[in-house]
Context: one part of a larger RNA
RNA sequence: GGACGAACGCUGGCGGCGUGCUUAACACAUGCUAGUCGAACGAAGCACUUACAAUUGAUUCUUCGGAAGAGAGAGUUUGUGACUGAGUGGCGGACGGGUGAGUAACGCGUGGGUAACCUGCCUCAUACAGGGGGAUAACAGUUAGAAAUGACUGCUAAUACCGCAUAAGCGCACAGUAUCGCAUGAUACCGUGUGAAAAACUCCGGUGGUAUGAGAUGGACCCGCGUCUGAUUAGCUAGUUGGUGAGGUAACGGCUCACCAAGGCAACGAUCAGUAGCCGGCCUGAGAGGGUGAACGGCCACAUUGGGACUGAGACACGGCCCAAACUCCUACGGGAGGCAGCAGUGGGGAAUAUUGCACAAUGGGGGAAACCCUGAUGCAGCGACGCCGCGUGAGUGAAGAAGUAUUUCGGUAUGUAAAGCUCUAUCAGCAGGGAAGAAAAUGACGGUACCUGACUAAGAAGCACCGGCUAAAUACGUGCCAGCAGCCGCGGUAAUACGUAUGGUGCAAGCGUUGUCC
Numbered sequence: 001g002g003a004c005g006a007a008c009g010c011u012g013g014c015g016g017c018g019u020g021c022u023u024a025a026c027a028c029a030u031g032c033u034a035g036u037c038g039a040a041c042g043a044a045g046c047a048c049u050u051a052c053a054a055u056u057g058a059u060u061c062u063u064c065g066g067a068a069g070a071g072a073g074a075g076u077u078u079g080u081g082a083c084u085g086a087g088u089g090g091c092g093g094a095c096g097g098g099u100g101a102g103u104a105a106c107g108c109g110u111g112g113g114u115a116a117c118c119u120g121c122c123u124c125a126u127a128c129a130g131g132g133g134g135a136u137a138a139c140a141g142u143u144a145g146a147a148a149u150g151a152c153u154g155c156u157a158a159u160a161c162c163g164c165a166u167a168a169g170c171g172c173a174c175a176g177u178a179u180c181g182c183a184u185g186a187u188a189c190c191g192u193g194u195g196a197a198a199a200a201c202u203c204c205g206g207u208g209g210u211a212u213g214a215g216a217u218g219g220a221c222c223c224g225c226g227u228c229u230g231a232u233u234a235g236c237u238a239g240u241u242g243g244u245g246a247g248g249u250a251a252c253g254g255c256u257c258a259c260c261a262a263g264g265c266a267a268c269g270a271u272c273a274g275u276a277g278c279c280g281g282c283c284u285g286a287g288a289g290g291g292u293g294a295a296c297g298g299c300c301a302c303a304u305u306g307g308g309a310c311u312g313a314g315a316c317a318c319g320g321c322c323c324a325a326a327c328u329c330c331u332a333c334g335g336g337a338g339g340c341a342g343c344a345g346u347g348g349g350g351a352a353u354a355u356u357g358c359a360c361a362a363u364g365g366g367g368g369a370a371a372c373c374c375u376g377a378u379g380c381a382g383c384g385a386c387g388c389c390g391c392g393u394g395a396g397u398g399a400a401g402a403a404g405u406a407u408u409u410c411g412g413u414a415u416g417u418a419a420a421g422c423u424c425u426a427u428c429a430g431c432a433g434g435g436a437a438g439a440a441a442a443u444g445a446c447g448g449u450a451c452c453u454g455a456c457u458a459a460g461a462a463g464c465a466c467c468g469g470c471u472a473a474a475u476a477c478g479u480g481c482c483a484g485c486a487g488c489c490g491c492g493g494u495a496a497u498a499c500g501u502a503u504g505g506u507g508c509a510a511g512c513g514u515u516g517u518c519c
Base pairs, nucleotide, nucleotide: 001519002518003517004516006515007514008513009512010511013391014390015389016388017387018386019384020383021349026347027346028345030344031343032342035091036090037089040088041087044084045083046081047080048079051076052075055072056071059068060067061066098302099301100300107227108226109225110224111223112222113221114220117219118218122215123214124213125212126211127210128209130164132162133161139154140153141152142151143150144149170195171194172193173192174191176189177188178187179186180185200207201206228274229273230272235265236264237263240262241261242260243259244258245257246256247255277299278298279297280296281292282291283290284289304325305324306323307322308321327338328337329336330335355381357380358379359378363377364375365374366373367372394424395423396422397421404415405414406413407412428460431454432453433452434451438446463508464507465506466505467504468489469488470487474503475502476501477500478499484491485490
């Protein structure tokens, strides 16, 4: 000198774009953050409607006994509708969002490999969808419990579940032929045996279902190289190293197990200890390098702590389940409920870090055929000079060099064209009117915002640090080794350009200084 997610002191006009718990991965009140589909399904409620209808009954006739009968209508039933909140079922809750505790590791970066692998939704191609069955939630009844939550009996549906049929193609077992490869081997074809599918809905346009193959996308695993400090850590290792066989996995593999062998790593630093998420980048520097990993993007890991699996194409799953632990809450003491490192917000810690805001209008995501619904992702607004950038706080003229202030050798000198006065202007702010783009036909939170126009008043808008040398800028008074200053040298003990104040000056400026960290 540059830089910062900064903090502190003094000061503070406006706008744009960014950015804001670096500390306690501390504990969390409250609200919201993942739903959706009635074009998969049954039932309930509501409204309208078709038909029947107990009952009631205006009115008419009457031989006064009665008869006919508009209308209303419990209940049953047909159909429809925009719905409502549960339930079965499907898809999505593995994305998006947060954090950096752990991790020195194939975690990350980079370059390869898989002849050892998987891939829902999407695209393309081929072939299919025949015929049956038994349940169960909802619901009703009974019942246990304070509650959470159940138990029993009975009824019912499906694109829920289960057999059977069929099999172009596919899987498995056995046998063969051809071609090829870096090895295990791979590919293609043929034969025999054997195994496994499907679901309907419809507004009739379609939308779905099953199998196989290919693509795309996303993932999984393996390998070369690189990746902090300490030797005042020198030996480490028993599933350890390898083999055979088996199990397991999408798949290779001590991944796991049985048996066998005794190996494997290490001074090219094993093991141990400390520290740490990694990278693109960012800061600095002429570069080499050094430092760093906030925001944005990629990968990884985690979700109170530890462990486990289930479902599923995908999780060993932040707002799913089970167990244990700590903590908090409810309780009828028997037992239950919870997890903000989502967005706001609270307490606490701290030098220190924001609103319990608006909207799905846009972009994107989930569901749906769609209408649409959901979305604290996101878009915006609010707060903070926290940073960067831009603008303003007026311009011209004006010497009686006014007053005041400071100083003085008392003559003056400085502040100083500075002010006042006169003449202008209106950027910003304020007032009034108009008023967008962002949206494709409709739909705008932002927002009456940006922007434009008009009128209006110099009005509403300057501070901070420094002035001994380094280092641009000096005098007076006060103080008297005191009070104090200080980055270094050093000032202060009676005329201090170094302390404090004033005047003046210098520098930067909505900031200026100080502190901290890095180059």
Small-subunit ribosomal RNA, 5' domain from an uncultured bacterium, 519 nucleotides, folded computationally.
Its Rfam family is "Bacterial small subunit ribosomal RNA".